[in-house]
RNA sequence: GAAAAUGCUGUCUAGGGUUCCGGUUGAAAAACGUCUGGUCCGAGAGAGAGCGUACAGCUUACACGCUGUAUACACGGAGGGAAAAAAGCCCGGGAGAA
Numbered sequence: 001g002a003a004a005a006u007g008c009u010g011u012c013u014a015g016g017g018u019u020c021c022g023g024u025u026g027a028a029a030a031a032c033g034u035c036u037g038g039u040c041c042g043a044g045a046g047a048g049a050g051c052g053u054a055c056a057g058c059u060u061a062c063a064c065g066c067u068g069u070a071u072a073c074a075c076g077g078a079g080g081g082a083a084a085a086a087a088g089c090c091c092g093g094g095a096g097a098a
Stems, first nucleotide, its partner, number of pairs: 007051003011047002015041002020038002022035001023032003052071007073093001075096001079091003
């Protein structure tokens, strides 16, 4: 800068595993996530924040800016994807159900 706008992006949590650190075992090599953890991954249907969007108001008017309001609802596989791996991650508010 663009896109989107029942939107977007960080932060955090439920959850997740095992590269690295730590832990445990071992004389060592190495093994163990069937080790509470730190790092790490992490929600459409979890939390909260910021931005955006829509409408209204303020400003003489346009623009910019500021303020207010709204941003709802939400059952759900199997299977597949990932150069650590797995998952409420992604396919996916998909199939299906209602």
Molecule: Guanidine-I riboswitch aptamer
Organism: Peribacillus asahii